[in-house]
This is a predicted structure of an 85-nucleotide RNA (c-di-GMP-I-GGC riboswitch aptamer) from a Thermoanaerobacteraceae bacterium. It was read from a public genome assembly, where an Rfam model found it.
RNA sequence: UCCGAUAAAGGCAAACCUCUCGAAAGGGAGGGACGCAAAGCCAACGGUCUAAGGCUGUAAAGCUAUGACGGCAGGGCUGCCGAAG
Numbered sequence: 001u002c003c004g005a006u007a008a009a010g011g012c013a014a015a016c017c018u019c020u021c022g023a024a025a026g027g028g029a030g031g032g033a034c035g036c037a038a039a040g041c042c043a044a045c046g047g048u049c050u051a052a053g054g055c056u057g058u059a060a061a062g063c064u065a066u067g068a069c070g071g072c073a074g075g076g077c078u079g080c081c082g083a084a085g
Stems, first nucleotide, its partner, number of pairs: 002085001003082002011036002016031006034071001040077003046072001047069003053064004
C1' cells in the first nucleotide's frame, strides 16, 4: 500500500412515530435501529422521484427542473483502527 477480523476504541442511522418546513418529491429536529469501513463531503455525469411555475389541451391529462434523492451505480476529495494474507 492493497485489503477488511466473530479484534479494540469510537462513529453514522433504514422502516416506523412525533413536531416542523415544502405545492410535491423531499428536507430539518427528537425518539428509534434495518443496516453501513467511508452510510464523511461533492448533485457538475448516468439513473430515479416530484411538477409549483411554464408550455400544450374544451377538459381529463400530457410534457418540462430551475426542485429533490449520495442508504441507486460510477467518479472526485478527505479520513479512524490493524488480525490474517
The coordinates come from a structure-prediction model, not an experiment, and the mean pLDDT is 86.